[in-house]
RNA sequence: GAGAGAGGUCGCGGUACUUAUUAGUACUUAUCAACUAUUCAGAUUGUGAUUGAUAAGAAAAGGAAGUAUUGCCGAAGCAAGGUAUGAAUCUGAGCAUACUUUGUUGGGCCAGUUACAUAAUAUGGGCUGGACUGUCACAAAAUUGUGGAGUGCUUUC
Numbered sequence: 001g002a003g004a005g006a007g008g009u010c011g012c013g014g015u016a017c018u019u020a021u022u023a024g025u026a027c028u029u030a031u032c033a034a035c036u037a038u039u040c041a042g043a044u045u046g047u048g049a050u051u052g053a054u055a056a057g058a059a060a061a062g063g064a065a066g067u068a069u070u071g072c073c074g075a076a077g078c079a080a081g082g083u084a085u086g087a088a089u090c091u092g093a094g095c096a097u098a099c100u101u102u103g104u105u106g107g108g109c110c111a112g113u114u115a116c117a118u119a120a121u122a123u124g125g126g127c128u129g130g131a132c133u134g135u136c137a138c139a140a141a142a143u144u145g146u147g148g149a150g151u152g153c154u155u156u157c
Stems, first nucleotide, its partner, number of pairs: 001157005008073001011072009027057008035048001039093006076105011106133002109130006116124002135148005
C1' cells in the first nucleotide's frame, strides 16, 4: 500500500405495503362581504392564481408504529459555511430539498434539560449526567482498574 472481517438481538441507513395521526386542516363549489396577499420585517402590484364568513364535499406529503425486503460497519448522524431551487414580485433573515467545504461523534440505552424542527405533550436534534458494551494501550494479577479514539482495531499478502 492492497484485500477480507468484528462490535449490536432496538448496530446504521434505503425501499415497498398497512395503520393511526396530520384533519374536518389545506383545497373545490355556492352565497355574502371586503380591497385585501408572506414564516417574520420592509416595500411594490391590485377585482383576481386575492382575503374573510357560512354551507356542502373533502385530501396529501413529511414525522410515527408494524411487517416484508435490501445495502452496509463513518455504516450514519450533528454543527458551521457556500451554491442552486421553492412559495404574486423585490430586499434581509428564516424554513425545506439537492450538491459541496471544514469540524466533530466507537456504539446503542436510561434520565434531566432545551429559545431547535414538527400539527403534536409523539418523535427527532443539541447540551449535561449515569451505567452497560466492543476495541487498543498501560498497570496489577487471573480478573479488575485507569486512559485513548473509528484516518481506529483484528487478520492475510
A computed fold for a 157-nucleotide RNA from a mouse gut metagenome, annotated as Lysine riboswitch aptamer. Its Rfam family is "Lysine riboswitch aptamer". Its family is annotated with lysine biosynthetic process in the Gene Ontology. Its mean pLDDT, the model's own confidence on a scale to 100, is 80. The sequence is in RNAcentral, with records from MGnify.